Predicted 3D model of a 70-nucleotide RNA (c-di-GMP-I riboswitch aptamer) from a soil metagenome. It matches the Rfam family "c-di-GMP-I riboswitch aptamer". Rfam describes the family as follows. GEMM was predicted in a large-scale screen for bacterial structured RNA regulatory elements.
């Protein structure tokens, strides 16, 4: 390459939380791991700090898994 499927960003509704930011539900920017994990860094968020939260669809690690023409 092909094939069989899978996931859902912005935005809407409801809702939960001081907020970031989650969850259902609609909706698909896109994505070969856009499965998971806060281990290391980056960025938010709460605080005067210390420290606590958040994000894995920011980047590195870790780990699990789908097809097979190369």
């Nucleotide at each position: 390459a092909a094939a069989u499927a899978g996931c859902a960003a912005a935005c809407c509704u409801g809702g939960g939380g001081u907020a970031a930011c989650c969850c259902a539900g609609g909706g698909a920017c896109g994505c070969a791991a856009a499965g998971c994990c806060a281990c290391g860094g980056g960025u938010c968020c709460g605080g005067g700090a210390a420290c606590g939260g958040a994000u894995a669809g920011c980047c590195g690690g870790g780990u699990u898994g789908c097809c097979g023409a190369a």